Predicted 3D model of a 370-nucleotide RNA (Bacterial RNase P class A) from an Acidobacteriota bacterium. Its Rfam family is "Bacterial RNase P class A". Rfam describes the family as follows. Ribonuclease P (RNase P) is a ubiquitous endoribonuclease, found in archaea, bacteria and eukarya as well as chloroplasts and mitochondria. Model confidence (mean pLDDT): 76 of 100.
[in-house]
RNA sequence: CUUGCCGGACGGGCAGCCGCUCGGUACGAGCAGUACUGGGAGGAAAGUCCGGUCUCCACAGGGCAGCAUGCCGGCUAACGGCCGGGGGGGUUCGCUCAAAGCGAAUUUCACGGAAAGUGCCACAGAAAAUGUACCGCCUCGGCGACGAGGUAAGGGUGAAAAGGUGCGGUAAGAGCGCACCGCGGCCGAAGCGAUUCGCGCCGGCAGGGUAAACCCCAUGCGGAGCAAGACCAAAUAGGGGAGGAGGGGCUGCCCGCCCCGCUCGACUUCCGGGUAGGUCGCUAGAGCCGUCCAGUAAUGGGCGGUCCAGAUGAAUGGCUGUCGCCCUCUUCGGAGGGAACAGAAACCGGCUUACAGUCCGGCAGGCCUU
Numbered sequence: 001c002u003u004g005c006c007g008g009a010c011g012g013g014c015a016g017c018c019g020c021u022c023g024g025u026a027c028g029a030g031c032a033g034u035a036c037u038g039g040g041a042g043g044a045a046a047g048u049c050c051g052g053u054c055u056c057c058a059c060a061g062g063g064c065a066g067c068a069u070g071c072c073g074g075c076u077a078a079c080g081g082c083c084g085g086g087g088g089g090g091u092u093c094g095c096u097c098a099a100a101g102c103g104a105a106u107u108u109c110a111c112g113g114a115a116a117g118u119g120c121c122a123c124a125g126a127a128a129a130u131g132u133a134c135c136g137c138c139u140c141g142g143c144g145a146c147g148a149g150g151u152a153a154g155g156g157u158g159a160a161a162a163g164g165u166g167c168g169g170u171a172a173g174a175g176c177g178c179a180c181c182g183c184g185g186c187c188g189a190a191g192c193g194a195u196u197c198g199c200g201c202c203g204g205c206a207g208g209g210u211a212a213a214c215c216c217c218a219u220g221c222g223g224a225g226c227a228a229g230a231c232c233a234a235a236u237a238g239g240g241g242a243g244g245a246g247g248g249g250c251u252g253c254c255c256g257c258c259c260c261g262c263u264c265g266a267c268u269u270c271c272g273g274g275u276a277g278g279u280c281g282c283u284a285g286a287g288c289c290g291u292c293c294a295g296u297a298a299u300g301g302g303c304g305g306u307c308c309a310g311a312u313g314a315a316u317g318g319c320u321g322u323c324g325c326c327c328u329c330u331u332c333g334g335a336g337g338g339a340a341c342a343g344a345a346a347c348c349g350g351c352u353u354a355c356a357g358u359c360c361g362g363c364a365g366g367c368c369u370u
Stems, first nucleotide, its partner, number of pairs: 001366010012323007020040008042341001046352002049350005054225004061255004066221005071085005086111001087109009112216002117214002119210003134155002136151006163181006182205001183203004187198004229280004239271005246260004287306008325338005
């Protein structure tokens, strides 16, 4: 200098004219309106996937079902989120005669339990589990074809075949025995813990995988949601029918509890009629910015500053000039063109997805120079 990947920031600025909308001040028959002035769509406003604030149901108590989460510690209002740590797998490099293993870098994990039980592992293969051995190896018999017995070390099949490497032993083999590693248990040490370490001790050792399969274990969860809900005004037909002694209480069931009612009728339901208007909820917040302290970090605390949309068939815009960015051409004076994803609707914290172009940072590779 360049290529690729990952992460982050911006994603237009300024001015004028006209227009819309919310608030403040003044004038106004305090109505309408006019003048001045302050503000007016995002990093994702998207998805509606999680968690809450808030509202109502009764004051939401217990159990079952159901659903969700799942290594450890911390942060948070909370979360299935974030931060840090531990462990498993992959790739690369180094150590090692070799294997197992150890260390480092990088990447990934939907990471409780397979010794509670059930299910599944196609095809191929002898066999996917009580086993039965296709080729092969060994022993015996036989002229031979072949037969009997032993074997699971070698080969084959497969994603996976009774732990791995080496030595001994054997008729040939096999944890059959031994050494090292692996696995299981115990003990000790370090750590809040997951876990790690020990050339510690014991054991030849439950053949594997799968739980976003059923299941088991631990923890958590009342429901519905701003079209929640509260108030005001107006209108109609305080209409009619059926059932009725028990009924209602908002995922389902049971218990408990509460409320209403029992012929002056609670409640369930059918037909018909009126209204669909206005105000609030509605934006001062787990808010934002700066700085200091604590912490590996997420984050928390102190101090200072600041108010930055509240529309309601739906405002936040249009035109012009100029500056900046990108592309093409250039007679180097300049000319022409272009600019992504996308728009609030009660609010907030996350996650996921989309994004032209410019800039910043990290990692890996290539080229050039020193």